c-di-GMP-I riboswitch aptamer from an uncultured Peptococcaceae bacterium, 92 nucleotides, folded computationally.
RNA sequence: CUUCAUAAAGGGCAAACUUGGCGAAAGCCAGGGACGCAAAGCCACGGGUCUAAGGUACUCUCAACCGGUACUAUGACAGCCAGGCUGCAAGU
Numbered sequence: 001c002u003u004c005a006u007a008a009a010g011g012g013c014a015a016a017c018u019u020g021g022c023g024a025a026a027g028c029c030a031g032g033g034a035c036g037c038a039a040a041g042c043c044a045c046g047g048g049u050c051u052a053a054g055g056u057a058c059u060c061u062c063a064a065c066c067g068g069u070a071c072u073a074u075g076a077c078a079g080c081c082a083g084g085c086u087g088c089a090a091g092u
Base pairs, nucleotide, nucleotide: 001091002090003089012037013036017032018031019030020029021028022027035079041085042084043083046081047080048077049076050075054072055071056070057069058068059067
């Protein structure tokens, strides 16, 4: 530098589900567990998706609170896509 595939060896990660914990939730962390993964390593700053505590508007009410509805990320997802950075192995 290239490939990461059709291979070898040594390995690595770990979906669903589940136990405990954290969180308003989405989800996250740890143990068990393996559906899969050649970057399923890291980055949420492009698109997308999820959530809506708080906020705003409306509604409810004589009024306010409470409740309800909609919108909203400052919360998440890197195992949705694109991109960036790094890397095992193999080849040159």